Transfer RNA from a Pseudomonadota bacterium, 72 nucleotides, folded computationally. Rfam family: tRNA. The family's RNA type in Rfam is transfer RNA. The RNAcentral record of the sequence draws on ENA.
[in-house]
RNA sequence: GCCCCCAUCGUCUAGUGGUCAGGACAUAAGGUUCUCAACCUUAAAACCCGGGUUCGACUCCCGGUAGGGGCA
Numbered sequence: 001g002c003c004c005c006c007a008u009c010g011u012c013u014a015g016u017g018g019u020c021a022g023g024a025c026a027u028a029a030g031g032u033u034c035u036c037a038a039c040c041u042u043a044a045a046a047c048c049c050g051g052g053u054u055c056g057a058c059u060c061c062c063g064g065u066a067g068g069g070g071c072a
Stems, first nucleotide, its partner, number of pairs: 001071005007065001010025004018055001027043005048064005
C1' cells in the first nucleotide's frame, strides 16, 4: 500500500427495516440470615462518528475513526 472481518449497558453478547433495544455476569437497593456467602425480588445502565436511501435505520449504502486478520 491492497483486501477481508468487526464496533450494541461496566464486561460478554442477542437483535430479518416498524412494538419499551433483550439476556448473562458485574453494580446498587430491598428480602432471607445472628453475620457473610448463596438464593429471591427490584432498579440503573448501551446502538463508534458523519452523510445518504426510506413513510420509518442498531439493521441497508457511502465515507471516516478504532480494533483484528491476510497478502505484499